[in-house]
RNA sequence: GGCUCCUUAGGCAAGUUGGAAAAGCCGUCGCCCUUUCAAGGCGGAGACGCCGGUUCGAUCCCGGCAGGAGCUG
Numbered sequence: 001g002g003c004u005c006c007u008u009a010g011g012c013a014a015g016u017u018g019g020a021a022a023a024g025c026c027g028u029c030g031c032c033c034u035u036u037c038a039a040g041g042c043g044g045a046g047a048c049g050c051c052g053g054u055u056c057g058a059u060c061c062c063g064g065c066a067g068g069a070g071c072u073g
């Protein structure tokens, strides 16, 4: 350099023949429980890498860019 694949909360991770309030676990915050802590229960906040295109509508399709992984000259 070429080819293929990946990118979703602080971490892990599901999802999508284009229309759902984007699931779950850990963590975090609040409350309950407890003499206190831990454990447990209830609840909250928090995410579709960036730019552009297609479309009535994009996390999903297309192009580019960035980052990462593998194979290869």
Stems, first nucleotide, its partner, number of pairs: 001072007010026003019056001028044005049065005
The RNA shown here (transfer RNA) has 73 nucleotides and comes from a Lachnospiraceae bacterium. The RNAcentral record of the sequence draws on ENA. Rfam family: tRNA. It is annotated as a transfer RNA. NCBI's taxonomy places the organism under Bacteria, Bacillota, Clostridia, Lachnospirales, Lachnospiraceae.